[in-house]
RNA sequence: GGCCCCGUGGUGUAACGGUCAGCACGCGAGGUUUUCAUCCUCGUAGCGCGAGUUCGACUCUCGCCGGGGCUACCA
Numbered sequence: 001g002g003c004c005c006c007g008u009g010g011u012g013u014a015a016c017g018g019u020c021a022g023c024a025c026g027c028g029a030g031g032u033u034u035u036c037a038u039c040c041u042c043g044u045a046g047c048g049c050g051a052g053u054u055c056g057a058c059u060c061u062c063g064c065c066g067g068g069g070c071u072a073c074c075a
Stems, first nucleotide, its partner, number of pairs: 001071007010025004018055001026044006048064005
């Protein structure tokens, strides 16, 4: 240099191009309990950046950034 894969809350992981971006853990508040734990309810916080296509983009295309893998050149 070339090719391929990945990037979603604090963590992990989903979302035939159309639901208010879901679930679990965590965290916060409340309930239950004599207390703790468990359990229940509510809340919390996210699509790496930019552009394009489209009526509509987490999703498709291009570029960039970051991470990983394979490979060529050099030697």
Notes
A computed fold for a 75-nucleotide RNA from a Solirubrobacterales bacterium, annotated as transfer RNA. The prediction has a mean pLDDT of 80. NCBI's taxonomy places the organism under Bacteria, Bacillati, Actinomycetota, Thermoleophilia, Solirubrobacterales. Its Rfam family is "tRNA".